[in-house]
Context: one part of a larger RNA
RNA sequence: CUGGGCUUAAAGGGCGCGUAGGCGGCGCAGUACGGUCUGGGUGGAAUCCCUCGGCUCAACCGAGGAAUUGCCUGGGCAACGGCUGUGCUAGACAGCAUCAGGGGAAGGUGGAACUCCCGGUGGAGCGGUGAAAUGCGUAGAUAUCGGGAGGAACGCCGGUGGCGAAAGCGACCUUCUGGGGUGCUUGUGACGCUGAGGCGCGAAAGCUAGGGGAGCGAACGGGAUUAGAUACCCCGGUAGUCCUAGCCCUAAACGAUGUGCACUAGGUAGUGGGACGUUCCGACGUCUCGCUGCCGGAGCGAAAGUUUUAAGUGCACCGCCUGGGGACUACGGUCGCAAGACUAAAACUC
Repeated sequence: CUGGGCUUAAAGGGCGCGUAGGCGGCGCAGUACGGUCUGGGUGGAAUCCCUCGGCUCAACCGAGGAAUUGCCUGGGCAACGGCUGUGCUAGACAGCAUCAGGGGAAGGUGGAACUCCCGGUGGAGCGGUGAAAUGCGUAGAUAUCGGGAGGAACGCCGGUGGCGAAAGCGACCUUCUGGGGUGCUUGUGACGCUGAGGCGCGAAAGCUAGGGGAGCGAACGGGAUUAGAUACCCCGGUAGUCCUAGCCCUAAACGAUGUGCACUAGGUAGUGGGACGUUCCGACGUCUCGCUGCCGGAGCGAAAGUUUUAAGUGCACCGCCUGGGGACUACGGUCGCAAGACUAAAACUC
């Protein structure tokens, strides 16, 4: 470079926004850059190929042809791509109306539980386990009642349910704020898709500074178990877990399935809207748009499976793979306070 691939065999970037680039709806007119047809010039010779010929053949040599896939140039064409102009509304966006939602941020509030403190009752145990012990308790524990303080998390509702690009989001109220669905077809008129670099977001753990610290709890101490027990079980317990500001940038960051668009049997359920019919209401029926599940024909698939939420049929663009180990490594570089992250070999070996 080409080919074949990327759910599970190697392989989809953790997710988004977007630069360059690539690709791009329907019609008319023009242009002639690409494209295409045709003529001319050139494309050294030798070589290769074809046909003849010369050495007795061949190698070798000679002649002619072809080829030289290219470049330059004249002319023709205008369907396709490009460009220019003009128009359209089916893509896209906006407007108006309406709807659902744990989407995000800030502030405030609440109850249950827990721990601690104070007080009352009470008087010997409590706790814990397979059984125990360490531990707590006559300096009055556990239990129970009243009062107070504190931190963290929000039971039931809760769902195979909702929202978000992903990470993720669940008590209640207020404020600010993002996205989405449906309906009307009112406006703009291709404004689109993807996206190398880049920028932003990114669970947990970890780091810096300051706060906070109830419960839980790496490390650590103790009690058990055991041949041992640097564990599993028990009693304690520091970082941490929480908040603010700033870093880190990883993951089985998973649907192990990139994004967008179009097309291709059905059945069934949930969820959000709309229209029509029916009805006293609640509800119900039919159709329709969006989302979320299950089953499944064709197709696809090595199979498992997948199947309008494709892994089917196509198009566009990006990322990635190329035997196992060495190696999610070394070196170098970039980033980071560090931990380390990203990028990423070779020798050697099977």